Molecule: transfer RNA
Organism: Rhodothermales bacterium
RNA sequence: AGGCCAGUAGCUCAGUUGGCAGAGCAGCUGACUCUUAAUCAGCGGGUCGGGGGUUCGAGCCCCUCCUGGCCUACCA
Numbered sequence: 001a002g003g004c005c006a007g008u009a010g011c012u013c014a015g016u017u018g019g020c021a022g023a024g025c026a027g028c029u030g031a032c033u034c035u036u037a038a039u040c041a042g043c044g045g046g047u048c049g050g051g052g053g054u055u056c057g058a059g060c061c062c063c064u065c066c067u068g069g070c071c072u073a074c075c076a
Stems, first nucleotide, its partner, number of pairs: 001072007010025004019056001027043005049065005
């Protein structure tokens, strides 16, 4: 320098057909329990990496940049 993959909740990830942003774990509250744990019920939590574009509508399509990983090439 070139190519590929990934970036979504605190963590691990799903969402691939463009049409209300989700699950599990974690957290908080309550029930239960002598207490804790476990279990059960409920609640909160998001700049979908940044910017721009297309569209009535973008996590999803297009362009660009950033970050991380892998591969190739070059130099020494």